[in-house]
RNA sequence: UGAAUGGCGAGUUUGAUCCUGGCUCAGGAUAAACGCUGGCGGCGUGCCUAACACAUGCAAGUCGAACGUCUCUUUCUUCGGGAAGAGGAGUGGCGGACGGGUGAGGAACACGUGGGAACCUGCCCUUUAGUGAGGAAUACCGGCGAGAAAUCGCCGACAAGACCGCAUAGCCCUCUUUGAUGAGAGUCAAAGAAGGAAAGCUUCGCAAGAGGCGCUAGAGGAGGGGCCUGCGUCCGAUUAGCUAGUUGGUGGGGUAAGAGCCUACCAAGGCGUCGAUCGGUAGCUGGUCUGAGAGGACGAUCAGCCACACUGGGAUUGAGAACGGCCCAGACUCCUACGGGGGGCAGCAGUGAGGAAUUUUCGGCAAUGGGGGAAACCCUGACCGAGCAACGCCGCGUGCAGGAAGACGGCCUUCGGGUUGUAAACUGCUUUUCUUUGGGACGAGAACGGACGGUACCAGAGGAAUCAGCCCCGGCUCACUACGUGCCAGCAGCCGCGGUAAUACGUAGGGGGCGAGCGUUGUCCGGAGUGACUGGGCGUAAAGGGCCCGCAGGCGGUGACGCGCGUUUUGAGUGACAGCUCCCGGCUUCACUGGGAGAGUAUUCAGAAGACGGCGUGACUUGAGGGUGAGAGAGGGACACGGAAUUCCGGGUGUAGUGGUGAAAUGCGUAGAUAUCCGGAGGAACACCGAAGGCGAAGGCAGUGUCCUGGCUCAUACCUGACGCUGAGGGGCGAAAGCUAGGGGAGCGAACGGGAUUAGAUACCCCGGUAGUCCUAGCCGUAAACGAUGACCACUAGGUGUGCGAGGUAUCGACCCCUUGCGUGCCGUCGCAAACGCAAUAAGUGGUCCGCCUGGGGAGUACGGUCGCAAGAUUAAAACUCAAAGGAAUUGACGGGGACCCGCACAAGCAGCGGAGCGUGUGGUUUAAUUCGAUGCAACGCGAAGAACCUUACCAGGGUUUGACAUGCUUUUGCACCGCCGAGAGAUCGGCGUCCUCGCAAGAGGCGGAAGCACAGGUGCUGCAUGGCUGUCGUCAGCUCGUGCCGUGAGGUGUUGGGUUAAGUCCCGCAACGAGCGCAACCCCCGUGGUCGGUUGUAAGUUUCCGACCAGACUGCCACGAUCAACGUGGAGGAAGGUGGGGAUGACGUCAAGUCAGCACGGCCCUUACGUCCUGGGCGACACACACGCUACAAUGGCCGAGACAACGGGACGCCAACCCGCGAGGGGGAGCCAAUCCCAGCAAACUCGGUCUCAGUUCAGAUUGCAGGCUGCAACCCGCCUGCAUGAAGAUGGAGUUGCUAGUAACCGUGGGUCAGCACACCACGGUGAAUACGUUCCCGGGUCUUGUACACACCGCCCGUCACACCACGAAAGUCGGCAACACCUGAAGCCGCUGGGCUAACCUCUCAGGAGGAGGCACGCGUCGAGGGUGGGGUCGGUGAUUGGGGUGAAGUCGUAACAAGGUAGCCGUACCGGAAGGUGCGGCUGGAUCACCUCCUUU
Repeated sequence: UGAAUGGCGAGUUUGAUCCUGGCUCAGGAUAAACGCUGGCGGCGUGCCUAACACAUGCAAGUCGAACGUCUCUUUCUUCGGGAAGAGGAGUGGCGGACGGGUGAGGAACACGUGGGAACCUGCCCUUUAGUGAGGAAUACCGGCGAGAAAUCGCCGACAAGACCGCAUAGCCCUCUUUGAUGAGAGUCAAAGAAGGAAAGCUUCGCAAGAGGCGCUAGAGGAGGGGCCUGCGUCCGAUUAGCUAGUUGGUGGGGUAAGAGCCUACCAAGGCGUCGAUCGGUAGCUGGUCUGAGAGGACGAUCAGCCACACUGGGAUUGAGAACGGCCCAGACUCCUACGGGGGGCAGCAGUGAGGAAUUUUCGGCAAUGGGGGAAACCCUGACCGAGCAACGCCGCGUGCAGGAAGACGGCCUUCGGGUUGUAAACUGCUUUUCUUUGGGACGAGAACGGACGGUACCAGAGGAAUCAGCCCCGGCUCACUACGUGCCAGCAGCCGCGGUAAUACGUAGGGGGCGAGCGUUGUCCGGAGUGACUGGGCGUAAAGGGCCCGCAGGCGGUGACGCGCGUUUUGAGUGACAGCUCCCGGCUUCACUGGGAGAGUAUUCAGAAGACGGCGUGACUUGAGGGUGAGAGAGGGACACGGAAUUCCGGGUGUAGUGGUGAAAUGCGUAGAUAUCCGGAGGAACACCGAAGGCGAAGGCAGUGUCCUGGCUCAUACCUGACGCUGAGGGGCGAAAGCUAGGGGAGCGAACGGGAUUAGAUACCCCGGUAGUCCUAGCCGUAAACGAUGACCACUAGGUGUGCGAGGUAUCGACCCCUUGCGUGCCGUCGCAAACGCAAUAAGUGGUCCGCCUGGGGAGUACGGUCGCAAGAUUAAAACUCAAAGGAAUUGACGGGGACCCGCACAAGCAGCGGAGCGUGUGGUUUAAUUCGAUGCAACGCGAAGAACCUUACCAGGGUUUGACAUGCUUUUGCACCGCCGAGAGAUCGGCGUCCUCGCAAGAGGCGGAAGCACAGGUGCUGCAUGGCUGUCGUCAGCUCGUGCCGUGAGGUGUUGGGUUAAGUCCCGCAACGAGCGCAACCCCCGUGGUCGGUUGUAAGUUUCCGACCAGACUGCCACGAUCAACGUGGAGGAAGGUGGGGAUGACGUCAAGUCAGCACGGCCCUUACGUCCUGGGCGACACACACGCUACAAUGGCCGAGACAACGGGACGCCAACCCGCGAGGGGGAGCCAAUCCCAGCAAACUCGGUCUCAGUUCAGAUUGCAGGCUGCAACCCGCCUGCAUGAAGAUGGAGUUGCUAGUAACCGUGGGUCAGCACACCACGGUGAAUACGUUCCCGGGUCUUGUACACACCGCCCGUCACACCACGAAAGUCGGCAACACCUGAAGCCGCUGGGCUAACCUCUCAGGAGGAGGCACGCGUCGAGGGUGGGGUCGGUGAUUGGGGUGAAGUCGUAACAAGGUAGCCGUACCGGAAGGUGCGGCUGGAUCACCUCCUUU
């Protein structure tokens, strides 16, 4: 100094993570609508739907200075009439083609933008010349007539700037000739011939004349219009071919004008994948909204253009053509006298209808503009204004300041308080707004003239006076509590809230946001880089075509020259106004608006540049191709040949089986199989070599030989000279299965048959077996056709194999070694990647071209098209539905995955349980009640260490209500306890008797009763609101942290590995180094010894016993093994040896495990009851089922007799001795003992000795029952225990299955204790006797570590597939049926233009004329023809509605059948195809790894 003003994210897939990917939100906008609310002003905006139908009024008229006439008024009058004014209709002129509305149609030169030539143009402007003289009609009017009306007919008269000849013609037009110019078309000049005009009115003036407005013929201009054209302009290819006036030519016609615009003839063209034709949708633009931009969406208001005017067709007039003109047809509607007529709001208002929805039947021409007029003026629903509507934008207000006792009230509360809150009250102030009074505009450029409007604005007065709502408060997203509700009612934009403590529902308090508005809904853009030009992707997430060739297209090597098309740049024109941006100005400000500039990224023309791209010329060799010389190969096709094996046939030997399986059976075999030998037949496939190998474009290709044939590599650098790459369409090839025809058929083998398995088994296994597999010819055209990786080119570290070449070195040499080319593998750096991984064979870095993707499901499906003989292939949607579906990796969990290890886990043993009877618990059933809880392991002799009442929570009945129990207050009273009596089943009630302390008393205090108030009480609910405690995995060896390191991250590492251990115990190693909770140890008991002490122990005492303290054991020592390790094995010593035995001790956590009934506690519930008291009953029931036990079934025993040895414990409401009684339980008795003293208890029993029983339902076993007793207790009926006598059931060792135990253990034996008045087969302890077995870890169960797979994560008790049944939803098919649209063929054919004809009628002009008329030209109507809207008939096309029935699909807390998939998912799965089956699915053939596991081979990495 110049330029620029500009880009944000979040929620949601998971246990967590990263990625992919969709859905959703925050923003802005709106012609909006709806809900709640609503003070004012300014400026805007206001039928988006039915281009649906319209009542009523208005929206286009004007001119008497073009013309005649009628009516009325005034006036003059010579009474004939004249003049002036007003009004009516008519002739005539101009205007009704503008202005205003709408958006139907139209995908087109309609629009936008730029260009063009063959045109027209009233009024307006400039200019030239003229405006002479005549004629015939006609409307209005009059008469007659028709009609309901609309309106019309005939006769008669009359005017003009209406109409028609004539004259004139510088001028125009047509034609001819000549000349000039030009390539031509054409233009210009000169001469000539034919033809063509006109209108008057008015002002002044006596007039002449002058002026104004007109008129005629030209020339030019301005503005307007018609036509042509480049470029731009939506979607569909499930529309691919379209076209007959179609494309061109010639002649003719036609138009204002070019042209197939029309016509006749001739030719056969024209358009199209750069998307024709067809279908759908749509007015286009300036602009508007959004966006950083590029884009995307839209096209209201304003402006430009187009189109339309009830629907369709048509012409007329005119300068120009039809919203408020005409004719015809149709639909609708109105009037009617039924004969016939009228109408067109998509003008302004307004009405009905439709709709979520859109205004007044307003004022005025004052302004701006338009039409007419000379003008005055008239008209103007254009316009200017007002009204209605918060519809939008902008502005203003509802007060300001002070004010703490932080008032009342509300809400919350931990009850202390907090909050609402300076908020209010109260005090002071102000007056925008409001009310009222007065004044009062601009808008009006000379005059007149203001609807708005007594408005804006100004001044005075009054008084805080008149004025706040809406939405939200789980996260996103600013803002939290209480109550109510209880998966109900409801909310919800997404995720999701609600099943009794909801910040998510409803209400309240409080808070947040915005504010005359606030929310909701709809729509558009944004966020969305989610269609990616800017700016995406395709190995596994969606996505590379199965492969090759190749037309079009796209892209393209090196040097030179030329052109200047692209490209860049300069200048000029255009890109309307408004809008947008900037600057300046006007309304107080803003919105709004005036002026100026810029931008408008575009396009046309002219100029410049010459790099790059393009084009042209000429050249080059490195790309590409060729030549020459070599080489390898399962490349392809045809023909021929070979051996092994299976099967079959014949024959021999030979005999009872064979075959097959997990095990079997079907099958084959005494009619001789299998086995074995010989011979023969036939088909298919080619062992070894063989491989990580080779070849091919892919599919794919394998015995040997011959012939034919494609491609590749190396060397050389001889030839051509860019000849190249890719490749939409197109063409060809294309495994297996399948199809057609004909062969062939050994083995195998869908379907099928049979046998097994199984709950079933349409399967897996077995025995058979048809198509098929093979050949020839032809179809099909698909696969996990995969490297899930398109083709081509270039570049970017290496290492190591292998196949085929070449060169070098070396050598006897083809070995080795080095270099190099082409293939084919592995590892790996950079880089890339979400990660996994890829990594010169890229998934790296770049380039070119093609294909493909855009959430999941529906669906690779339907419909349509194409192909196919069929099967089917290919192309390929939508409705509907979901908030995900996915990829990779992580941590777990799991696996009928793997490896290693442990445990009474199995095995080896011992004893049991499961059978019996009984006990106890539970389920079930029953009951008035059988209270409640515990429910796989880890509930079930559990809570309960002990239910007759009590307990007790349950049931029945009877009572009670401040309560059985606690605390406080008020009033009152002096009782209550206790004793006695009565009623009652009892609780309870009634009666009798007495308060205590201080004080003289009053009174105070204590205690108690009564009444009342606060409250008590609840074993009522929620263990899924909780504390605490407990169980379980599990006494398993694990679980974590800090720092560091690795990884985007979840996370990993440490903690893995090699050893070792009971152990994450220890050692070694290691990107880890340390640490914590666990393990171990520390604690207790037992075992040995020592020391000390000791009464109640001992006869005594040391050694017993009791207690305290100490010692001892540590792999310390030796040997061996091992890594000179940890450690292991053995040994010595020792009471004890490798944790000596036992106990206590239970990591992080899991099971919403258990317990609200042990206790505590939040919340809820009951309050004359769900509280409390009492009596009785129940918890003890009993067809059954299970669990845990006891006792047995006997001789290792029962019974009888005799005899021996413990330990731990307990004892005062107690243990209870001696002694006596009783068969006994027990009774009496009373000593001793608060306990090493006494007692239970002489403590035991199994045991030992002796006797008996002799294998039996017994001298086994003891259930059950009867009788008689004892004890406890208020009370043993329901419902206790014990004793005696009698009775004497089942049971003779227990099916499937299942439990405990590894040593002082199991088993067997007894003893004690707690609970307890009494009651123990249970429980907790104690000692006595005292084994067997462990090869081992394959298997079952549980656990630990590592690894692997996973679609599981509520974690395999997981997940999940399909049929069937039910409900709902959308869609397809369907006999048909109904309708829309466009086209075609034929028939009919209105109006009308054009053409033909010339019968009818006919003023002007012409001719003739007897002046009556006749003829001609021309005109009118009729007629005929072409075209022609519409209608009809017909067969088709296309789209849509509907349709009995039918097909699949989707969705839906708890339906049925199975179990297909995920783990090796229990037969690995999947792909294509074929067959079969209720269904998932099964099987055959070929293919894939996106298969686990084990072994082997090879290669690679490391050493």
The RNA shown here (small-subunit ribosomal RNA) has 1503 nucleotides and comes from a Chloroflexota bacterium. NCBI's taxonomy places the organism under Bacteria, Bacillati, Chloroflexota. Its Rfam family is "Bacterial small subunit ribosomal RNA". The RNAcentral record of the sequence draws on ENA and SILVA. Model confidence (mean pLDDT): 84 of 100.